[in-house]
Bacterial RNase P class A from Faucicola mancuniensis, 352 nucleotides, folded computationally.
This record gives sequence, C1' cells and structure tokens, in this order.
RNA sequence: CUGGCAGACCAGACGAACGCUGUUUACUGUUAAAAGGUAAAGGGAGGAAAGUCCGGGCUACAAAGGGCAGAGUGCCAGCUAACGGCUGGGAGGCGUAAGCCUACGACAAGUGCAACAGAGAAUAGACCGCCAUUUACUGGUUAAAUGGUAAGGGUGAAACGGUAGGGUAAGAGCCUACCGCAUGACUGGUAACAGCUCAUGGCAAGGUAAACUCCACUCGUAGCAAGACCAAAUAGGUGUUCAAUGUGUUGCCCGCACAGAACACGGGUAGGUUGCUUGAGCGUGCUGGUAACGGUACGCCUAGAUGAAUGUUCGUCCUAGACAGAACCCGGCUUAUCGGUCUGCCACCUUU
Repeated sequence: CUGGCAGACCAGACGAACGCUGUUUACUGUUAAAAGGUAAAGGGAGGAAAGUCCGGGCUACAAAGGGCAGAGUGCCAGCUAACGGCUGGGAGGCGUAAGCCUACGACAAGUGCAACAGAGAAUAGACCGCCAUUUACUGGUUAAAUGGUAAGGGUGAAACGGUAGGGUAAGAGCCUACCGCAUGACUGGUAACAGCUCAUGGCAAGGUAAACUCCACUCGUAGCAAGACCAAAUAGGUGUUCAAUGUGUUGCCCGCACAGAACACGGGUAGGUUGCUUGAGCGUGCUGGUAACGGUACGCCUAGAUGAAUGUUCGUCCUAGACAGAACCCGGCUUAUCGGUCUGCCACCUUU
C1' cells in the first nucleotide's frame, strides 16, 4: 500500500419568510371560572420509532391455597427487575490468522425411523472367499457333499474398535504390546472440564431426541380499547331455563368467597376529565470488577397528539441525503438501510 476482522459515533448542514402543536408567565374574556384570543420565553419522532418475537413495570380479577393437564428453557459461572438477553469460561466445528458459529442434559428407562444396494443395518450376517474330512475321477491348487471361519474382497453414507506380532487346519481380543473406550483414584480449577498421571477391565448394544419420550429448573390470567371519576339517557321492561344450583380472568378437579346465573326479544345514552410522562432516566468525574455491570459525587429535565401536531418555499454548502413517523412505559432480540468519521487487531508484498 492492498485485503480482512472486531467495536464506537452521526443521521444532510446553515440562513430567511409563512405555517402547525404543547408548557410557563402576563393581559383580555367571565358574576366568578372555563373555553377562546394577544404577546414573550422555552420545547416538539428513531437507530431502528418497524416486527409483536421474549421479559417486566403498571391496572383489574383479589379475598387463602393445592393438584392434574399444558407451555417454556437446556454446558458452567456471573450480571440484571427479569428473560429464550448480555459477559466471561469449557467442549465441538470453521478459518493461514485476527476472529466467527452452536437448537451444547439423557439412546444399557422404553417405543420409533434410516430409500436403494447388499448375505447382513443393531440380540445382524455368509455373496466371492479361506481351511479340514469324505466320495467320484483324468491322481490334479478338478467337481460335489458335510463341518469350521469372519482376518481378505465386494455392496453401501455408515458393516459391531485400530496397528503390529504371536498363535491356529484356516482364522478371530483367541493372547500380548501400544492406541482407543468404560469405571475408579490422584492433581489443577468455584464449576463445566482438563491431564504425555496411575490402577482395573477384553470392553458396550453404531446413528438419530430441531423423533415420541425421560430428567432438571421455571411459569396465574387479561390488557391503557387495562382501570378510575364526572355528565347524559331510558323500560328498575317481557319471556324461557337451572335450584343445592349458579358465578367468581386459559382448561379440568378439590377447596375458599359471594348470592343469583345463562339465553332470547325489545327500548335508551355513548360527551368529557384522568391514566399521560420524573423514568429499573440521561450525562460527567472518581472507584470495584477480565468483562457484562455495580457503587458514589455533581449536574440535566429532553414529545404527550386524540380523524391524530413538527410542514411549505427560497438561497448557499457538500459527504448529494437510504431505511423510514411516537400513541402507557422500559430492558432485549430480529428485520430494513444511502453514506461519513474514529479506534484497535490480523495477513501478503515493498522499503528502511
């Protein structure tokens, strides 16, 4: 220089004119208020506001609970209000490397699944072979029958440990050595795990649980259109069913509480206030920790609309502007995305 890896920040800028919306103050308005109007000051969409995928705060059921069903997570430790999130570590895999990925408990608890090929696919198996005996014959490493065998070859994605030696009629963990595997001890580590450590054992019955299942842990429900208050209006209507019955916020059962419940027909009203923005909030310094994050001191207040507010025009600049608009709030994850700035690390080449 080029290519790559990881992380952080910004979200067109400046000026002018007209316009929209919210708060505070003053005046006006009014019997007094409110609404409205005028003036001034200070504010007004995001890094994802999207998806609604997780977790909560908050509100109601609500006044005790228990069980079954169901659902979620799945290596270890820590952080957090909590999580399926984040941080660090372990194991496995990819990459030359910086780094990246993991739906990572259990297959001797049980039940399933794996086309075709192949003798045989998990309590397997003899196609080609190898060996022994007998018979026939052309006396031969020929053919047939019987018995033994699974080391060699073949099929297949995968064939019931691997290499070497001994042994055998020929072979085989049949035996031995080393490796692998299982169990136990010891050492290091909080642990998951690791070990050029030691001992015992010829040793288990491969793969798949993102198959059913088993194991461990966790789990009330509904949702701001939740809920509260004020105002208005009518017909406190009619009928049917249930009676130890009905109702009570996923489903079922027990329990507990309450006294009515369900359905059909018919009639009336539906406007306003609140919830609604000071928060598990943000910034800076110091401090603890590998980190996520925690503690402490000081400082700041940054949208609250309700048929839905932040727009239009002009001029200048250059990085030429993408994805895209809050609706109770917050912590995450995922998806979309034009460009710009900064920091650290890795690899090749060249120069010094």
The organism belongs to Faucicola, within Bacteria. The gene name in the source record is rnpB. Its mean pLDDT, the model's own confidence on a scale to 100, is 78. It matches the Rfam family "Bacterial RNase P class A". The family's RNA type in Rfam is ribozyme.